[in-house]
Context: one part of a larger RNA
Molecule: large-subunit ribosomal RNA, domain IV
Organism: Niveispirillum lacus
């Protein structure tokens, strides 16, 4: 100078990216307890009191033959101490909003979460030697399963509540005893060679001939997708209307500068003396939007945002003991 630690006069988050760190709180009885609520909660909500020792009275409970031990209260009076859940141990509390409902799970050794699981829903394949899978070896065997469609496997979504709108033109998938096209094969018209000739050796049209593809329908909790431009109401502005283009079909319901808003510290309001953040509206949604869910939600979260009590060396702004190193010096 530096770790560790304890104490601090006034001020109390002025510090910081942010109260990180510290510091308050702590137990047990009694009193009290609010939104909201999925009526379980929320709750140790929040807040307020009391606790040592002696006396004396009085209730009571267990043992014991009894004497009497050993506890648990109630109600009176008195004593001390800066101190009484006297030390150790031991929740700081509320509000608001975002994600995920919940307990769980994870990057062994830089990320514990909003990421992953979850119970619930839905689509879909699987008739049993089951689909899938070891195992793109068409074995035997084995798992699924000593299960049997209320079952098993793939996939999306992700408690609950309200709900889940339009498009099937692409791809996909499923169905279609009709046509198209089409492989090996089967056909064998006619040809070539080459022989005197039988033949031998080759070509070889029509026709026949799957699955696929083309074709024709379904299907979106399958892959996805969900328009533009002009007018127009007796102030102005807007634009319930009209027109007129494209589309498969033009963004329903809900939510909205949002973990989504560039322009942007968008405009209003709230909340500060003052707020690029917060929280409430507005809607002009650069670029929300419905099981890649939408919106809402009591509980819960070592989660993220913001504000307020308390509290406090975080800070104005340092200081002083304690150990321990570093330093000098033996």
């Nucleotide at each position: 100078c530096g770790g560790u630690g304890u104490u601090g006069a006034a001020g109390g988050a002025a510090c910081u990216c942010g109260g990180c760190a510290a510091a308050u709180u702590a137990c047990u009885c009694g009193c009290g307890u609010a939104a909201c609520u999925u009526c379980g909660g929320g709750a140790u909500a929040a807040g307020c009191g009391a606790g040592c020792c002696c006396c004396g009275u009085u209730u009571u409970u267990g043992g014991g033959c009894a004497a009497c031990c050993a506890g648990a209260g109630g109600c009176g009076g008195g004593g001390g101490a800066c101190a009484c859940a006297a030390a150790c141990c031991a929740g700081g509390g509320g509000g608001u909003a975002g994600c995920g409902a919940c307990u769980g799970u994870u990057u062994a050794c830089c990320a514990a979460a909003a990421a992953c699981a979850c119970a619930g829903g839905g689509c879909u394949c699987u008739g049993c030697g089951a689909a899938g899978c070891c195992a793109c070896a068409c074995a035997a065997g084995g798992c699924g399963a000593c299960g049997u469609a209320u079952a098993g496997g793939g996939u999306c979504u992700g408690a609950c509540g309200c709900c889940u709108g339009c498009c099937c033109g692409g791809u996909g998938c499923c169905g279609g005893a009709a046509g198209g096209u089409u492989a090996a094969a089967a056909g064998g018209a006619g040809g070539u060679g080459u022989g005197c000739a039988a033949g031998c050796a080759c070509u070889g049209a029509a026709u026949u001939g799957a699955a696929g593809c083309c074709c024709c329908g379904g299907u979106a909790a399958a892959c996805g997708g969900c328009g533009g431009c002009c007018g127009u109401a007796a102030c102005u502005a807007u634009a319930a209307c009209g027109g007129u283009c494209c589309u498969a079909a033009g963004g329903u319901a809900g939510c909205g500068a949002a973990a989504u808003u560039c322009c942007u510290u968008g405009u209003c309001g709230g909340g500060u003396a003052a707020g690029u953040u917060c929280c409430g509206a507005c809607c002009u949604g650069c670029a929300c939007g419905a099981a890649u869910g939408g919106c809402g939600u009591a509980a819960c979260g070592a989660c993220u945002u913001c504000c307020c009590c308390a509290c406090u060396g975080u800070c104005u702004c340092c200081a002083a003991c304690a150990c321990c190193g570093a330093c000098u010096c033996a």